Notes
This is a predicted complex of two RNAs, RNase P RNA and transfer RNA, with 450 nucleotides together. Rfam match: Bacterial RNase P class A. Rfam classes the family as a ribozyme.
[in-house]
RNA sequence: UCAGAGGGCCGGGCGGCCGCUCGUCAAAGCCUUGCGCGGCGGCGAGAGGAAAGUCCGGGCUCCAGCAAAGCAGGAUGCCGGGUAACGCCCGGCGGGGGCGACCCCAGGGACAGUGCCACAGAGAGAAGACUACCUCGCCGCGCGCGAGGCAAAGCUGAAAGGGUGCGGUAAGAGCGCACCGGGCCGACCGCAAGGAAGGCCGCCAUGGUAAACCCCAUCCGGAGCAAGACCAAAUAGGGGCGGCGCAUGCCGGGCUUUGCCGGUGUCGCCCGGGUCGGUUGCAUGAGUGAGUCGGUAACGGCUCGCCCAGAUGAAUGGCCGCACAGGCGAAGUUUCUUCGCCGGACAGAACCCGGCUUACAGGCCCUCUGACGCU
RNA sequence: UCCCUGGUAGCUCAAUGGUAGAGCAACCGGCUGUUAACCGGUAGGUUGCAGGUUCGAGACCUGCCCAGGGAGCCA
Numbered sequence: 001u002c003a004g005a006g007g008g009c010c011g012g013g014c015g016g017c018c019g020c021u022c023g024u025c026a027a028a029g030c031c032u033u034g035c036g037c038g039g040c041g042g043c044g045a046g047a048g049g050a051a052a053g054u055c056c057g058g059g060c061u062c063c064a065g066c067a068a069a070g071c072a073g074g075a076u077g078c079c080g081g082g083u084a085a086c087g088c089c090c091g092g093c094g095g096g097g098g099c100g101a102c103c104c105c106a107g108g109g110a111c112a113g114u115g116c117c118a119c120a121g122a123g124a125g126a127a128g129a130c131u132a133c134c135u136c137g138c139c140g141c142g143c144g145c146g147a148g149g150c151a152a153a154g155c156u157g158a159a160a161g162g163g164u165g166c167g168g169u170a171a172g173a174g175c176g177c178a179c180c181g182g183g184c185c186g187a188c189c190g191c192a193a194g195g196a197a198g199g200c201c202g203c204c205a206u207g208g209u210a211a212a213c214c215c216c217a218u219c220c221g222g223a224g225c226a227a228g229a230c231c232a233a234a235u236a237g238g239g240g241c242g243g244c245g246c247a248u249g250c251c252g253g254g255c256u257u258u259g260c261c262g263g264u265g266u267c268g269c270c271c272g273g274g275u276c277g278g279u280u281g282c283a284u285g286a287g288u289g290a291g292u293c294g295g296u297a298a299c300g301g302c303u304c305g306c307c308c309a310g311a312u313g314a315a316u317g318g319c320c321g322c323a324c325a326g327g328c329g330a331a332g333u334u335u336c337u338u339c340g341c342c343g344g345a346c347a348g349a350a351c352c353c354g355g356c357u358u359a360c361a362g363g364c365c366c367u368c369u370g371a372c373g374c375u
Numbered sequence: 376u377c378c379c380u381g382g383u384a385g386c387u388c389a390a391u392g393g394u395a396g397a398g399c400a401a402c403c404g405g406c407u408g409u410u411a412a413c414c415g416g417u418a419g420g421u422u423g424c425a426g427g428u429u430c431g432a433g434a435c436c437u438g439c440c441c442a443g444g445g446a447g448c449c450a
Base pairs, nucleotide, nucleotide: 001371002370003369004368005367006366007365008364009363010362013322014321015320016319017318018317020046021045022044023043024042025041029040030039031038048346052357053356055355056354057353058352059351060224061223062222063221073220074219075218076217077216078092079091080090081089082088093107094105095104096103097102108215109214113213114212115209116208117207130154131153133149134148135147136146137145138144139142162180163179164178165177166176167175181203182201183200184199185198188195189194228280229279230278231277238271239270240269241268242267243266244265249264250263251262252261253260287306288305289304290303291302292301293300294299324344326342327341328340329339330338331337332336376446377445378444379443380442381441382440385399386398387397388396393430401417402416403415404414405413423439424438425437426436427435
């Protein structure tokens, strides 16, 4: 210098004017009012790293339920740690990729069982013999037929039952041997996953698939702030008390008759439920900044400081100026300067947190790797 | 806020994990004096996108994108 890898941060700044929402100030500004409330006004605060998708995990609230266990269903799945918890994060192990920095992995179980493996191919599940090779027999002596041997070679396939070499044999074959690979045991190391000296074994150590059913282990009650709580209008309806009224009617007390009791009308007052509406939940919290200590780290402890949006048809906006990145064009002496124009992404709280995922113009910083050049 | 369903040719829909098809439409040819109908043929696909599992994915799994639909309160 070029090409990369990992991580962190910002994501517009300053000023002026006009507006919006919330809080607060009040008689030492004005208006209103009997007082209060309120309006104007002053002062203060006012979106995010993702506020998003609503994909996980919690807090909180209600419902159900003795606790707990089990069935069904769902989720997760190497090991250890962190955390309120997690499917998240950190550190390891194993496997794969890259020259490397580094990156990726749903990574338990296929000797509990069941299913599937199309087409092709001889043969696809404790497999198989089409061609070829070898031996023997027969005859019409043709690369003919039959009986065997073998699984090395060919052919098919994603996958065909270790690989290479030497020996061996009629031809062959772990049939025998050497090396590589593999299986079992394993001193020792590690909390563990796992690693591993060494020993034994002639070997797909019973093919693959569990993001097929399933088995094993662990976890999970349901709903959601439109949860829930409180105040509470008009109208209609319910209950209580009292007044008025009176059909002696209608309804009920299982049926019939008689009697009895209660109800059925209207007016006034009171009570309670609930709707519209309002208040609350609702902003001090697993909060945040700095320092320090423990830990490889995630994270945790301690000390000090800070209070940091609360709307509800839903506030946080608009205009102007200056400087700063960035882009384009023109001129001047190419680098550089001047002038003009354009111009600052993704997107916006809605009960609150911890994560994940996705979107994002542009800029800054740190660490590391490879190649080339120079010393 | 809580859920559900779907995305395949221009349109409407199929397709046990095993070659992506059907009808209509389009284009070409035939028939006809001409058109329609009819007959024969042809083309047309990132199976919404990106990864993964598998020998093999439209289907199975994960994450996104888009479209449509439902529930909530009172009686």